[in-house]
A computed fold for a 394-nucleotide RNA from a Gemmatimonadales bacterium, annotated as Bacterial RNase P class A.
It is recorded under the gene name rnpB.
The sequence is in RNAcentral, with records from ENA.
The model forms 97% of the base pairs in the Rfam consensus.
Rfam family: Bacterial RNase P class A. The family's RNA type in Rfam is ribozyme. From the family's description: Ribonuclease P (RNase P) is a ubiquitous endoribonuclease, found in archaea, bacteria and eukarya as well as chloroplasts and mitochondria.
The source organism's lineage runs through Bacteria, Pseudomonadati, Gemmatimonadota, Gemmatimonadia and Gemmatimonadales.
RNA sequence: CAGGCUGGACGUGAUGGUCGCGGGCCGGGUCACACCGGCUCGAGGAAAGUCCGAGCUCCACCGGGUAGACUGCCAGGUAACGCCUGGGCGCCGGAAGGCGACGGAAAGGGCCACAGAAAACAGACCGCCUCACACGGGUAACCGCGCGAGGCAAGGGUGAAACGGUGGGGUAAGAGCCCACCGCGCCGCUGGCAACAGCGACGGCACGGUAACCCCCAGUCGGUGCAAGGCCAAAUAUGCGGUGAGGCGUGACCCACGCCGCGGUGCCGAAGGGCACCACAGCCGCGGGUAGGCUGCUCGAGGCGGCCGGUGACGGCCGUCCCAGACAGAUGACCAUCUCUUCAGGGUUUCGGCCCGGGAGAAACAGAACUCGGCUUACGGUCCGGCCUGGCCG
Numbered sequence: 001c002a003g004g005c006u007g008g009a010c011g012u013g014a015u016g017g018u019c020g021c022g023g024g025c026c027g028g029g030u031c032a033c034a035c036c037g038g039c040u041c042g043a044g045g046a047a048a049g050u051c052c053g054a055g056c057u058c059c060a061c062c063g064g065g066u067a068g069a070c071u072g073c074c075a076g077g078u079a080a081c082g083c084c085u086g087g088g089c090g091c092c093g094g095a096a097g098g099c100g101a102c103g104g105a106a107a108g109g110g111c112c113a114c115a116g117a118a119a120a121c122a123g124a125c126c127g128c129c130u131c132a133c134a135c136g137g138g139u140a141a142c143c144g145c146g147c148g149a150g151g152c153a154a155g156g157g158u159g160a161a162a163c164g165g166u167g168g169g170g171u172a173a174g175a176g177c178c179c180a181c182c183g184c185g186c187c188g189c190u191g192g193c194a195a196c197a198g199c200g201a202c203g204g205c206a207c208g209g210u211a212a213c214c215c216c217c218a219g220u221c222g223g224u225g226c227a228a229g230g231c232c233a234a235a236u237a238u239g240c241g242g243u244g245a246g247g248c249g250u251g252a253c254c255c256a257c258g259c260c261g262c263g264g265u266g267c268c269g270a271a272g273g274g275c276a277c278c279a280c281a282g283c284c285g286c287g288g289g290u291a292g293g294c295u296g297c298u299c300g301a302g303g304c305g306g307c308c309g310g311u312g313a314c315g316g317c318c319g320u321c322c323c324a325g326a327c328a329g330a331u332g333a334c335c336a337u338c339u340c341u342u343c344a345g346g347g348u349u350u351c352g353g354c355c356c357g358g359g360a361g362a363a364a365c366a367g368a369a370c371u372c373g374g375c376u377u378a379c380g381g382u383c384c385g386g387c388c389u390g391g392c393c394g
Base pairs, nucleotide, nucleotide: 001390002389003388004387005386006385007384008383009382010381013338014337015336016335017334018333019332021042022041023040024039025038026037027036028035044365048376049375051374052373053372054371055370056225058223059222068221069220070219071218072217073087074086075085076084077083088102089100090099091098092097103216104215108214109213110210111209112208125156126155127152128151129150130149131148133146135144136143137142164182165181166180167179168178169177183205184203185202187200188199189198190197191196229295230294231293232292239286240285241284242283243282246260247259248258249257263278264277265276266275267274268273302321303320304319305318306317307316308315309314339362340361341360342359343358345356346355347354348353
């Protein structure tokens, strides 16, 4: 220098002005609001999908089992997780590095298309070998061809996959038939917390794949989501209780005035009237509930910085900061200057550039609504680091 791998930070450029929007505080103003002024705070790395894990909330809840769902190598981190870190194993890459639902296929069931002879207690198309017979050639040994009986699975061919692989011995030809190495299984030892790895001995191959098919094993799991939940509470209508001859104009008491109202049944009585029951209007109290208001609500497993421990995820200590809380739902618009990118032009030149004024642009995905921790998905671009490979120079 080129190509590549990987980690992190930022993210509608910066500053100022004018107008405007939501929250808070202060001052003025008001009985209290309204209103006016000032100060201050005001979107994201994903606020998104709502997929996991929690806090918080209410409901349910003796105990056990079943069904169902999810998770699935080991260790650690964490409030917790299906997340993260480190490690193991497998696959990919020349490497840095990347990817992995990564328990069990000798408990059982199912499935394995096409091709192929045969696809799971296997099978023989081509082929190889032996023997018998017939024919042809040859003096003969024997060779060729055909057919029949048997042996074999080495070679060819099919397939994603063919019943261990490679080499040697052996054989009529072959074959774990025998041997060595590799693989596999099993046992032991060593290292490691473990997953697992290494080594040794034995077996002689017996055991194809698929569990993101059923299944088996182990573990986890009650529901509900801030429209959760709590509090205050009109008007109108309704329910219950009281009072019931007074009530209202009038917030409280008194007086005056005005307006409205003063029911029914039964019994007693000669009558005036009295008693009992039911109870209208009105009034008083209580209950549920609607509108509306308040709360939950934003200080939190919190942000930033430093030091310490740890390979790391992360943890501990100290300091410092307060950082949106709307409820038709705010976070915007315009102007100027600077910076950057780009376009065309003029002047000058020692041809490397320099100077002058001008035009255009500054973008992607997206946008809080109870709050956190993750994952996933979307995204124009900028900046900083680490590592690998190749080339050149010293």